Transfer RNA from a Rhodothermales bacterium, 73 nucleotides, folded computationally. NCBI's taxonomy places the organism under Bacteria, Pseudomonadati, Rhodothermota, Rhodothermia, Rhodothermales.

[in-house]
This record gives sequence, structure tokens and C1' cells, in this order.
RNA sequence: GGGGCUAUAGCUCAGCUGGCAGAGCGCUUGGAUCGCACCCAAGAGGUCAGGAGUUCGAAUCUCCUUAGCUACA
Repeated sequence: GGGGCUAUAGCUCAGCUGGCAGAGCGCUUGGAUCGCACCCAAGAGGUCAGGAGUUCGAAUCUCCUUAGCUACA
């Protein structure tokens, strides 16, 4: 230098052929308990890496950039 893969909640990751952004763990509150843990219920938490484009509509498609991994020269 050219190629491939990855980037989504605090962490680990789903998200199908473009149509309401999710799960587990963690966190908060309440219940239960003499109390803690476990358990039960509810809740908060998101610029879907950044920018542009296509579209009625983009996490998803196209282009560029950034970071990481991989492998080629």
C1' cells in the first nucleotide's frame, strides 16, 4: 500500500428480505427476609463508530473517514 472481518445500553452480544431498537448480566426502586444473598415485580439507561447519499422510510443498501483484528505484498 491493496483485501477481508468487526464497531448496537456500563459489560457480553442478538437484530432475518429496509418498516416499533432488543436479550442476558450489571444498575435503581419496591416486595419478600430480623438482616444479607437468592428470588419476585417495576423502572432507568442508546448520536446503532463518524459524515454524506439512495428511499415514503436506513442499525440494515451505496460511498468516504476513523479505530481494532486478520492475512497478502

The RNAcentral record of the sequence draws on ENA. Rfam family: tRNA. About the family: Transfer RNA (tRNA) molecules are approximately 80 nucleotides in length. It is annotated as a transfer RNA.